[in-house]
RNA sequence: CAAGUUGGCUGAGUGAUCGCGGUUGGCGCUUAGGCGCUGGCUGAGGAAAGUCCGCACUCCACAGAGCAUGGUGCCGGCUAACGGCCGGGCGGGGCAACCCGACGGAACAGUGCAACAGAGAGGUGUAUUGCGGUUUUUACCGUGAGGGUGAAACGGUGGUGUAAGAGACCACCGGCAGCGGCAGCAAUGUCGCUGGCCAGGCAAACCCCACCAGGAGCAAGACCAAGCAGGGCGAAGGGGCUGCUCGUCCCGUCUGACGUCCGGGUAGGUUGCAAGAGGCUGUUAGUAAUAACAGUCCCAGAUAGAUGAUCACUAGCGCUCGCGCUUGCAAGCGCCCACAGAAUGCGGCUUACAGGCUGACUUGGCAU
RNA sequence: GGCGACGUGGCCAAGAUGGUAAGGCAAGGGUCUGCAAAAUCCUGAUCACGGGUUCGAGUCCCGUCGUCGCCU
Repeated sequence: CAAGUUGGCUGAGUGAUCGCGGUUGGCGCUUAGGCGCUGGCUGAGGAAAGUCCGCACUCCACAGAGCAUGGUGCCGGCUAACGGCCGGGCGGGGCAACCCGACGGAACAGUGCAACAGAGAGGUGUAUUGCGGUUUUUACCGUGAGGGUGAAACGGUGGUGUAAGAGACCACCGGCAGCGGCAGCAAUGUCGCUGGCCAGGCAAACCCCACCAGGAGCAAGACCAAGCAGGGCGAAGGGGCUGCUCGUCCCGUCUGACGUCCGGGUAGGUUGCAAGAGGCUGUUAGUAAUAACAGUCCCAGAUAGAUGAUCACUAGCGCUCGCGCUUGCAAGCGCCCACAGAAUGCGGCUUACAGGCUGACUUGGCAU
Repeated sequence: GGCGACGUGGCCAAGAUGGUAAGGCAAGGGUCUGCAAAAUCCUGAUCACGGGUUCGAGUCCCGUCGUCGCCU
């Protein structure tokens, strides 16, 4: 210098004018509720999004038992928890930095599936061509090594053997299983011995194993205020936890629980709801995720839903022209941007995103 | 705001445990007819989109988009 890999940060700033939400102070008016004027402070995000996971919180019973159902799935750690994160192992891709992986179990649990093609597709068998034997030919027998089909055809190389062949047998190699040693907390790795000759794929098919999960959701729930009118039919059991059984709680049996149909009322307020698994800085422990300690800060709460608009300057970007042989400098004009927008809160994941800043690393070339 | 379901020719739709997408209406083109209708034959689908699992995906898994419904 070129090409590339990966992590982090940012998502404009200042001022003026007008406007909106929240909160707080002053003055005036009002019996009160409140209203008017005026000032201070404060007011979206890295994803506020999708609602895909996990929690907090609330109610149902301080959440019970069994089954069913759903989820997760190498090992260790972190965490309130997780399908998240960190570290490690194994497999795959890349020259490398690095990236990707739903990555338990398929020979000692069982079932199922594999269209078409092909001789043959799951447990053993099959034979179109080929090879060999008997035979004049036809035909019969042996074989599965070669060709061919397919996504997939039952180890590879060399030899022995044979009529021709074949793990039929032998040596080495690959792969598999068992046992033992060593390293490691473990996943796993490595070495040695033994075995039978190879025992394939799909579990994001049923299933098995291990672990986890009770249900509903802030329109949960609590309180206050306002308003109303009951009636018809069925009915002995009904309802909640719960998909089923058990268990349990509540209501009820003609003064009618509950179901269903018709009719009537309301369309308001407060709370939950902003001091929290909180932010920032530093130290310590740890490879890291993270944790502990100390200091410091208070940081939106709308309810048909506020957080905006205009102008100027700065920064940035683009275009034009000029100067400077690179970096750059000066002027004019334009843009001032992307994705998007709180609605109980928090931790993640995923998806969307104009432009800018920055750390680390790899490969190749050149120069010293 | 929360919860749930669905997406297959122009329309309505089937597609049991993955094997190459039925059927009806409509449209277009043949046959028949003097011309039409009826009848009869034929035609057309990246299964909402993008990835993954598998030899193979409308179907199984993940993500995105859109539509509809329920709760005050």
Predicted 3D model of RNase P RNA and transfer RNA as a complex of 440 nucleotides. The coordinates come from a structure-prediction model, not an experiment, and the mean pLDDT is 77. It holds a member of the Rfam family "Bacterial RNase P class A". The family's RNA type in Rfam is ribozyme.